This is a predicted structure of a 487-nucleotide part of an RNA (small-subunit ribosomal RNA, 3' major domain) from a Caldisericota bacterium. The organism belongs to Caldisericota, within Bacteria. It was read from a public genome assembly.
Context: one part of a larger RNA
RNA sequence: UGACGGGGGCCCGCACAAGCAGCGAGGUAUGUGGUUUAAUUCGACGCUACGCGAAGAACCUUACCUGGGCUUGACAUGCUUGAGAAAGAGCCAAGAAACUGGCUUUCCCAUGGCCGCAAGGCCAUGGCUCAUCCACAGGUGCUGCAUGGUUGUCGUCAGCUCGUGUCGUGAGAUGUAAGGUUAAGUCCUUGAACGAGCGCAACCCCUGUCGCUAGUUGCUAACCCGCAAGGGUGCACCCUAGCGAUACUGCCAGCUAAAAGUUGGAGGAAGGAGGGGAUGACGUCAAAUCCUCAUGGCCUUUAUGUCCAGGGCUACACACAUGCGACAAUGGUCGGUACAACGGGUCGCAACACCGCGAGGUGAAGCCAAUCUCUUAAAACCGACCUCAGUUCAGAUUGUAGACUGCAAUUCGUCUGCAUGAAGAUGGAGUUGCUAGUAACCGCGGGUCAGCAUCACCGCGGUGAAUAUGUUCCCGGGCCUUGUACA
Repeated sequence: UGACGGGGGCCCGCACAAGCAGCGAGGUAUGUGGUUUAAUUCGACGCUACGCGAAGAACCUUACCUGGGCUUGACAUGCUUGAGAAAGAGCCAAGAAACUGGCUUUCCCAUGGCCGCAAGGCCAUGGCUCAUCCACAGGUGCUGCAUGGUUGUCGUCAGCUCGUGUCGUGAGAUGUAAGGUUAAGUCCUUGAACGAGCGCAACCCCUGUCGCUAGUUGCUAACCCGCAAGGGUGCACCCUAGCGAUACUGCCAGCUAAAAGUUGGAGGAAGGAGGGGAUGACGUCAAAUCCUCAUGGCCUUUAUGUCCAGGGCUACACACAUGCGACAAUGGUCGGUACAACGGGUCGCAACACCGCGAGGUGAAGCCAAUCUCUUAAAACCGACCUCAGUUCAGAUUGUAGACUGCAAUUCGUCUGCAUGAAGAUGGAGUUGCUAGUAACCGCGGGUCAGCAUCACCGCGGUGAAUAUGUUCCCGGGCCUUGUACA
């Protein structure tokens, strides 16, 4: 100087407390461990692995296993020799295919020279292709403890440093401390310090209010037409999307030290950072990744490369993690009625009509979309039944009949109808999230994607709470101080 302390002081955080909803019991989905297996590819392991890489394993993907092939190779560049058009296309045979063997067909392009009136012909070189020789290719093989790049975490915590000066023999200290204050090393005052940098804040984006500009595909107050739907007119309103304005403790009062600031008030759409996002200092964990990519070294080269078929990644006594849907009456079922936002669409979204109980099918308008479409939002509200039961709760499992995608749903997809109707009576110790348009509940969209998503992930809106006396305690963190057989 640090680190540590079941030392001290001050302070902060959904850290505790106060609340709300859960998890932990049961079913199931997904991930992991374990076991099994020819293989169940690999990585990730306290917080910071376990709905993680994977924004979607039937084939492909695919890296794994079994079997069948190839060896200058599936891919790149150059080169030796030889052949020519080769490749391609079609057909045949064996085969699971890859591949192998055979037959037919097409008979290339550029430049230069020669012949020819021309059509065209010949030669040379190069391109192209095959075979062959050699350099080499290839490797999701190993090492993340050789690395770059990227990422997690402490932590959006308020810290981490430097120049000059001063103090100290020196390591170092000071500045960065003290008193206030703040979300903040934020700011103020004082002080051997004076300044500066990386962080904080601000500048950026979304949202909340107003104005201006603009008015179609959007909107519709007045006016006209029309039974209505709608059309015209209009751009006031709504909305869209560009530019501006607005908030600064600016004003008033109290407190304070006159300062920084804080408490209350006025005005205001908004008040003291208005709300949310992006943004992550010096560093820590030899943290993660050689399977995104790049890369040193090592290993491999008729195989650890590469092609193909089938299988596996989907196994199942069990254990854990994260979800979903339940155990019901604040509910279930049936009928009726209402209100969104974000997004997507031409290999696509599909209105509408008909067929089907339904998944869906047939035909098909419109739309490269503020125009058409996905698209009826669902909880909610109104009415009816159920009346506390393993039930009109719950839906696992199983049988059967179908639909869709796709060469192909057996291993191993999703969906529909009918039947079946398991466990489950609110869950031990323990444990998680959340402070406001938040939690909780409700649905909708998107990416991935031929098909396949239980809020798995990323978004969107609808309904919409409770509680916070406080900082003794648990956890994590910051500053000062003290002790130390630690570095």